[in-house]
């Protein structure tokens, strides 16, 4: 002298900035910002200071020749001006939305087993003349049924008369019949109709038929022309007024980062070279 280790001392750090206040600088107040990182006391008619003014008093912790100041640059942000103009809102105009009617294009049920269009016609309505069916009423014919006694016939049994033969009345049953009931057929009248014939007239948006026609086409969508309506609302665009998000540029201030440069780098002990 260099390197490593240890012990000290001077000292450093424990925040900074803006506003307000002040003649001015700090502090107490408000705000912003940073750090691993302080505490107590008092302080706006205030506390300490004077341009190296960036607090005062007392204490604590850490570090310690450690540090401190500082340029360029970056930068959390703050603020002013300018530009730009989002958004919202107000007013006006035009267009759309709404109604009618055309053009073009697309899709398309159906369509040569025949589209659109055109003609006739049925279904519908009115009137007239018939038929059919049918409700109800009245009659006729035929059949069935049909009278406890008070209808007829026949009348077992039984009754009555009689010596007997026989006779009389007669219930039930059976047969018949009147009124009535019922079935069928038929006639007539007033009506009705999920039926039908003919004639005349009307109607025909739907469905059907016939004829003609010969390739479209009901309907739907898009776009466009034109006319109307436009009181209000809604949508779009334009113009003007107000608002002024976000962004950009410039100026000023700034915590913090950064570390060129400046300043400082002292004392003692041990070890190695």
């Nucleotide at each position: 002298g260099u390197a490593g280790g240890g012990a000290c001392u001077a000292g450093a750090c424990u925040g900074g900035g803006a506003g307000g206040u002040u003649a001015g600088g700090c502090g107490u107040c408000u705000c912003c910002u940073g750090u691993a990182a302080c505490c107590a006391u008092a302080a706006a008619c205030c506390g300490c200071c004077u341009u190296c003014a960036u607090g005062a008093u007392g204490g604590a912790g850490u570090c310690g020749a450690a540090g401190c100041c500082u340029a360029a640059a970056g930068g959390c942000g703050a603020u002013a001006u300018u530009g730009g103009g989002a958004u919202a809102u107000c007013a006006a105009a035009a267009g759309g939305c709404c109604c009618g009617u055309g053009g073009u294009c697309c899709c398309a049920a159906c369509u040569g087993a025949g589209a659109a269009g055109c003609u006739c016609u049925g279904u519908c309505c009115u009137u007239c003349a018939g038929g059919g069916u049918u409700u109800u009423u009245a009659g006729u014919a035929u059949g069935a049924u049909g009278a406890a006694c008070c209808g007829g016939g026949u009348c077992a049994g039984g009754a009555c008369c009689g010596g007997a033969a026989g006779g009389u009345a007669g219930c039930a049953g059976c047969c018949c019949u009147a009124a009535g009931u019922u079935a069928u057929a038929u006639u007539a009248g007033c009506g009705a109709c999920g039926c039908u014939u003919g004639a005349a007239g009307g109607g025909u948006a739907g469905c059907g038929g016939a004829g003609u026609g010969g390739a479209g086409g009901a309907g739907g969508g898009a776009u466009u022309g034109u006319g109307g309506a436009u009181a209000a609302a809604c949508c779009u665009u334009u113009u003007g007024g107000u608002u002024g998000a976000u962004c950009a540029a410039u100026g000023u201030c700034c915590a913090c980062u950064g570390a060129u440069g400046g300043u400082g780098u002292g004392u003692c002990c041990c070890u190695a070279c």
Predicted 3D model of a 273-nucleotide RNA (Archaeal signal recognition particle RNA) from a Candidatus Aenigmatarchaeota archaeon. Model confidence (mean pLDDT): 76 of 100. Of the family's consensus pairs, 92% are formed in the model. Its Rfam family is "Archaeal signal recognition particle RNA". Gene Ontology terms of the family: signal recognition particle, plasma membrane targeting and SRP-dependent cotranslational protein targeting to membrane, signal sequence recognition. By type it is a non-coding RNA gene. For this family Rfam cites "Towards the structure of the mammalian signal recognition particle" (Wild et al., Curr Opin Struct Biol, 2002). The gene name in the source record is ffs.